[in-house]
Context: one part of a larger RNA
RNA sequence: UGACGGGGGCCCGCACAAGCGGUGGAGCAUGUGGUUUAAUUCGAUGCAACGCGCAGAACCUUACCCGGGCUUGAAAUGGCCCUGACGUAUAUGGAAACAUAUAUUCCCGCAAGGGCAGGGUCACAGGUGCUGCAUGGCUGUCGUCAGCUCGUGUCGUGAGAUGUUGGGUUAAGUCCUGCAACGAGCGCAACCCUUGUCUUCAGUUGCCAUCAUUAAGUUGGGCACUCUGGAGAGACUGCCGGUGUUAAACCGGAGGAAGGUGGGGAUGACGUCAAGUCCUCAUGGCCCUUAUGUCCGGGGCUACACACGUGCUACAAUGGGUCGAACAAAGGGGAGCGAACCUGUGAGGGGGAGCCAAUCCCAAAAAUCGACUCUCAGUUCGGAUUGAAGUCUGCAACUCGACUUCAUGAAGUUGGAAUCGCUAGUAAUCGCGGAUCAGCACGCCGCGGUGAAUACGUUCCCGGGCCUUGUACA
Numbered sequence: 001u002g003a004c005g006g007g008g009g010c011c012c013g014c015a016c017a018a019g020c021g022g023u024g025g026a027g028c029a030u031g032u033g034g035u036u037u038a039a040u041u042c043g044a045u046g047c048a049a050c051g052c053g054c055a056g057a058a059c060c061u062u063a064c065c066c067g068g069g070c071u072u073g074a075a076a077u078g079g080c081c082c083u084g085a086c087g088u089a090u091a092u093g094g095a096a097a098c099a100u101a102u103a104u105u106c107c108c109g110c111a112a113g114g115g116c117a118g119g120g121u122c123a124c125a126g127g128u129g130c131u132g133c134a135u136g137g138c139u140g141u142c143g144u145c146a147g148c149u150c151g152u153g154u155c156g157u158g159a160g161a162u163g164u165u166g167g168g169u170u171a172a173g174u175c176c177u178g179c180a181a182c183g184a185g186c187g188c189a190a191c192c193c194u195u196g197u198c199u200u201c202a203g204u205u206g207c208c209a210u211c212a213u214u215a216a217g218u219u220g221g222g223c224a225c226u227c228u229g230g231a232g233a234g235a236c237u238g239c240c241g242g243u244g245u246u247a248a249a250c251c252g253g254a255g256g257a258a259g260g261u262g263g264g265g266a267u268g269a270c271g272u273c274a275a276g277u278c279c280u281c282a283u284g285g286c287c288c289u290u291a292u293g294u295c296c297g298g299g300g301c302u303a304c305a306c307a308c309g310u311g312c313u314a315c316a317a318u319g320g321g322u323c324g325a326a327c328a329a330a331g332g333g334g335a336g337c338g339a340a341c342c343u344g345u346g347a348g349g350g351g352g353a354g355c356c357a358a359u360c361c362c363a364a365a366a367a368u369c370g371a372c373u374c375u376c377a378g379u380u381c382g383g384a385u386u387g388a389a390g391u392c393u394g395c396a397a398c399u400c401g402a403c404u405u406c407a408u409g410a411a412g413u414u415g416g417a418a419u420c421g422c423u424a425g426u427a428a429u430c431g432c433g434g435a436u437c438a439g440c441a442c443g444c445c446g447c448g449g450u451g452a453a454u455a456c457g458u459u460c461c462c463g464g465g466c467c468u469u470g471u472a473c474a
């Protein structure tokens, strides 16, 4: 100087407390451990691994296993030699080999040459093989915590200290004040995006107050309003009162759409964990080179006594069912979205209008509301499992897809010890969209609808910041 203390002081955080809803019990989905297996490819392992890499394993992917092939190789560059086409079609589990048929490039001096392809040969290629403890790059984490440092000066023999400590204050090393310090840098804040109000410009594909008109903003008309997207305004403790050291600031008030960082996002200092990744990529070293490379068929990654994590659906009446009525936002669409209409109980099928989309389509929002029914039961709750018949995608749904209909109707009556999330348009609850994608979503990333309770407080648990103290630790 740090680190640590079941030392002290001050302060903060859904850290506790106050509340609301969960997990832990059940079934299923998914990941992991274990076990099994020819293989169940590999990585990730306290917080910070376990719906993680995987924004989507039937083949492919695919790295694993079995079997069958190739060896200058599936793809690259170059040298030398030979050939002529290349290509296309046919046949055979496949890859491939061979055969047959067809076809005959540019320039042109008809010889050579160029491009292309095949064969041989030599250099070489190739490796998701090892080492993340050789590395780059990227990332997680403490933590969006308020810290981490430097120059000069001063103090100390020196390691170092001071500044950065003290008194206030703040979300903040934020600001004020004092002070052997005076300044500065990286962080904080602001600048950026979005949302909340207004003005202005613009008015189609958007909108409809007035005037006509219609089944319908449908049409004439209009651009007021909504909305869209350009440009501006607006919030700064600016104003008033009080407290405070005449300070910084805090408390209350006015005006205002908004008040003290307005809400949300992006943004992650010096560093820590030899944290993660050699399987994104790049790369040193080592290793393989008729194989640890490469091509193909089939299988596996989907196994199943069990254990754990994360979710979904429930156990019902604030509910289930039937009929009717209403209200979104944000997205996507050309090998695409696909309307009306017809058809099927249905998943779907037929159909093909319109749309390169403020125009058309996906598209029905669902919780909600009204009426009726069920009457507390393992039930008209719950839907697992199983049987049968189908639909769709796709060469192909046996291993191993999703969905539909009929039948079946399991566990489950609110969950031990323990444990998690959340402070407001939040939790809870309800649907909608997108990426990936032929098909496959209870996951992920977004969007809106309905919409709470509680916070006395900081004694305690956990994590963190500053000062101080002790130390046999570095």
Base pairs, nucleotide, nucleotide: 001474002473003471004470005469007468008467009466010465011464012463013462015458016457019422020421021420022419023418026313027312028311029310030309031308032307033306034304035303042053043052064299065298066297067296068295069294070293073124077123078122079121080120081119082118083117084116087102088101089100090099105114106113126288127287129286130285131284135282136281137277138276139275140273142271147186148185149184150183151182152181153162154161155160166177167176168175192265193264194263195262197233198232199231200230201229202228203227206223207222208221211220212219236259239253240252241251242250243249315415319374320373321372322371323370324369325368331362332361333360336355337354341350342349343348381412386407387406388405389404390403391402392401428450429449430448431447432446433445434444
Predicted 3D model of a 474-nucleotide part of an RNA (small-subunit ribosomal RNA, 3' major domain) from a metagenome.